[in-house]
This is a predicted structure of a 71-nucleotide RNA (transfer RNA) from a Candidatus Wildermuthbacteria bacterium.

RNA sequence: CGCGGGGUGGUGCAACAGUAGCAUACGAGGCUCAUAACCUUGAGACGCCGGUGCAAUUCCGGCUCCCGCAA
Numbered sequence: 001c002g003c004g005g006g007g008u009g010g011u012g013c014a015a016c017a018g019u020a021g022c023a024u025a026c027g028a029g030g031c032u033c034a035u036a037a038c039c040u041u042g043a044g045a046c047g048c049c050g051g052u053g054c055a056a057u058u059c060c061g062g063c064u065c066c067c068g069c070a071a
Stems, first nucleotide, its partner, number of pairs: 002069006010024004018054001026042005047063005
């Protein structure tokens, strides 16, 4: 250099064009003599740039980073 896969809350993962959700962690409240567990609630994310389209995490192009294959 070539080929393939991937980048989404702190972490691990979903979401085949219209509301970004799950688990865990974190904050607050409840329960308890107290802690844990449990219940309620809150904050928190689509790698960057552009294109198509009424509408893009999703489709297309470029860049960047990570993993793998081949050499």

Its mean pLDDT, the model's own confidence on a scale to 100, is 84. The RNAcentral record of the sequence draws on ENA.